Background:
Predicted 3D model of a 526-nucleotide part of an RNA (small-subunit ribosomal RNA, 5' domain) from an uncultured bacterium. The prediction has a mean pLDDT of 88. It matches the Rfam family "Bacterial small subunit ribosomal RNA". Gene Ontology terms of the family: ribosome and structural constituent of ribosome.
[in-house]
Context: one part of a larger RNA
RNA sequence: GAUUGAACGCUGGCGGCAUGCCUUACACAUGCAAGUCGAACGGCAGCACGGGGGCAACCCUGGUGGCGAGUGGCGAACGGGUGAGUAACGCAUCGGAACGUGUCCUUUCGUGGGGGAUAACCAGUCGAAAGAUUGGCUAAUACCGCAUGAGAUCGCGAGAUGAAAGCGGGGGAUCCGCAAGGACCUCGCGCGAGAGGAGCGGCCGAUGCCCGAUUAGCUAGUUGGUGGGGUAACGGCCCACCAAGGCGACGAUCGGUAGCUGGUUUGAGAGAACGACCAGCCACACUGGGACUGAGACACGGCCCAGACUCCUACGGGAGGCAGCAGUGGGGAAUCUUGGACAAUGGGCGCAAGCCUGAUCCAGCCAUGCCGCGUGUGUGAAGAAGGCCUUCGGGUUGUAAAGCACUUUCGGAUGGAACGAAAUCGCGCGGGUGAACAAUCCGCGUGGAUGACGGUACCGUAAGAAGAAGCACCGGCUAACUACGUGCCAGCAGCCGCGGUAAUACGUAGGGUGCGAGCGUUAAUC
Numbered sequence: 001g002a003u004u005g006a007a008c009g010c011u012g013g014c015g016g017c018a019u020g021c022c023u024u025a026c027a028c029a030u031g032c033a034a035g036u037c038g039a040a041c042g043g044c045a046g047c048a049c050g051g052g053g054g055c056a057a058c059c060c061u062g063g064u065g066g067c068g069a070g071u072g073g074c075g076a077a078c079g080g081g082u083g084a085g086u087a088a089c090g091c092a093u094c095g096g097a098a099c100g101u102g103u104c105c106u107u108u109c110g111u112g113g114g115g116g117a118u119a120a121c122c123a124g125u126c127g128a129a130a131g132a133u134u135g136g137c138u139a140a141u142a143c144c145g146c147a148u149g150a151g152a153u154c155g156c157g158a159g160a161u162g163a164a165a166g167c168g169g170g171g172g173a174u175c176c177g178c179a180a181g182g183a184c185c186u187c188g189c190g191c192g193a194g195a196g197g198a199g200c201g202g203c204c205g206a207u208g209c210c211c212g213a214u215u216a217g218c219u220a221g222u223u224g225g226u227g228g229g230g231u232a233a234c235g236g237c238c239c240a241c242c243a244a245g246g247c248g249a250c251g252a253u254c255g256g257u258a259g260c261u262g263g264u265u266u267g268a269g270a271g272a273a274c275g276a277c278c279a280g281c282c283a284c285a286c287u288g289g290g291a292c293u294g295a296g297a298c299a300c301g302g303c304c305c306a307g308a309c310u311c312c313u314a315c316g317g318g319a320g321g322c323a324g325c326a327g328u329g330g331g332g333a334a335u336c337u338u339g340g341a342c343a344a345u346g347g348g349c350g351c352a353a354g355c356c357u358g359a360u361c362c363a364g365c366c367a368u369g370c371c372g373c374g375u376g377u378g379u380g381a382a383g384a385a386g387g388c389c390u391u392c393g394g395g396u397u398g399u400a401a402a403g404c405a406c407u408u409u410c411g412g413a414u415g416g417a418a419c420g421a422a423a424u425c426g427c428g429c430g431g432g433u434g435a436a437c438a439a440u441c442c443g444c445g446u447g448g449a450u451g452a453c454g455g456u457a458c459c460g461u462a463a464g465a466a467g468a469a470g471c472a473c474c475g476g477c478u479a480a481c482u483a484c485g486u487g488c489c490a491g492c493a494g495c496c497g498c499g500g501u502a503a504u505a506c507g508u509a510g511g512g513u514g515c516g517a518g519c520g521u522u523a524a525u526c
Stems, first nucleotide, its partner, number of pairs: 001526004006522005013373006020365001021331001026329003030326003035074003040071002043067002047065003050061004081284003090209007099201003104197008112146001114144002121136006152161003166189006174183003210256003217247003222244008259281004263274004286307005309320004337363001339362003345359001346357004376406004386397004410467001413461004420453001425447008470515005475496003481510005491498002
C1' cells in the first nucleotide's frame, strides 16, 4: 500500500447492489418449514345445495357440490441447514469394468378368468394419558391363486419357472335390462413383461492434496490362493481350508491439525495465506448402534434399542430432539424480523381446476462493504465585525460572511403511475386419431383472468438555500505552525524519542494538512 463475513471510538443526509453467529455440532418456549390425489376405494364426521315431513323449533335423506377420519397410490432419499468427524479413493484430474435405475423418451408383446380377507363403521372392554384390545359388517388400482407367455430367468438339452388393474370422457346402429345402466365402438390416463436410450447413482485404478523422526519399525483377515456365502455388482466384503506373506527413510506406523474443489486475497511474477457469500462433491442430523420400507435411505422434521438431558403423570407409564425459517436463553469484541406472497422461477401431487412449498421472490434491521448523489451556484473589498497573532505599522481568518442575483438534485408536500404476465383457460380455424359434426391431442389466430413487491420505481406540480459535515493529524519518517497553560509533573509515543520555565512532540485556542458520510484505532493476511 492492498484486503476483511470484522469489532471498537467519534460522527452520520439520501439511494442502488451485496453481505450479516467466524465464538458453545451449547440448550431450546412458540408458530410455520411435505404434502397431494374423490378420475383407485368403501363411505359421510362437519359445511353448502336439492328433495321429503312439520304450524314452528327442527327432523329425515350421500341425491349433488364437496369432504374430516380411514384403505390405497405417488412424494416424503428432492429442496433447506451445518462442518462435528474425516489426512481418506474424502476431494480434484485422467482413465476403467463386474453393476443398478421410480418417473421421462423410443419400441415389442400383453392387460383373460377367479378367490379370501381387512381398516373405516357398529357394539363392547382396559387405561390418568399415550394408546391398546374383543366380537360383527364392507370395498378397491390393497392382497392371493388360476390361465397365457413374444420376450425374460434357469438348464448341454428335453424342459421348467414366472405377470398384470383398472379408472374417466364421448357415441350412431345393434343386443341385454322395467329402469338406472351395461355389452359393443372409440379417445385419454393407467397396469404387466421385455429391448434400447437419456439423465442419475454404486464400484475400481493412476496421479496430486498440511505439520512432526524429540513417532522407526507396523500388520493376523494381516498378504495371497482354492472353494463357498453375500451384494445390483467386482473384491477378505464375510467364512472354511492352505501358503507366509504385505507395508516402510521415495517416511510405513503413531501423534497433531483440517471438510475438499472451482475459487478468494495479495503480489510485476514466482509464490504465500485463506476456502464467508455463489457453484460442485463429501460427511453429519441430541450421543452411540441397528435394520425396516422402498427404484433410491441405513433416512434432519421415519422406526427400534441403549445413553445423557428436558417435559407430562392418577407413579402403573408416556412424550421430545431448530446444524430448516423466524425467534429465546447462554457464550462472545461481535452478527438481523417470532414480516408478506405463492404474482414470477422451480419442486411434490393431480386429467385438470387447483392444493402444498420459511425452496424461492420480496419487504424489514445494521454506514458491515462496494458504488453513486447531495449538503448549494454566481457575484460580492468598506478587505466589515469578531477571533488569533503582532515588531503595534499591521498580518491572518478572507470572497470567507453579510448583501445582491439565481438554481432546486436529494429530502419533505401533492397528483399521475408501471415493466416484471403470458402461459394454463374460453372461442374460432386447420391437422392427427376416430364410424362420427361427439370426445380427445397438436398447431395457428383471437378473447379474457391473474402482481406479494406497491400506490413502489418512474414522470409531473408548487414552495423554499430552505432540512443535511465530520474525523484524524500538523518534531523527523510524513502533507501541515504559532500563542498560551504546564514544568521529567500532567501527559504523548508506530520507530527515533518529547516533557526538569521561552515545548512547532503534553493540554487548549487560532491557523493549517489529509480524507470525507465517513474518519481514526485494534485485530488479521499478502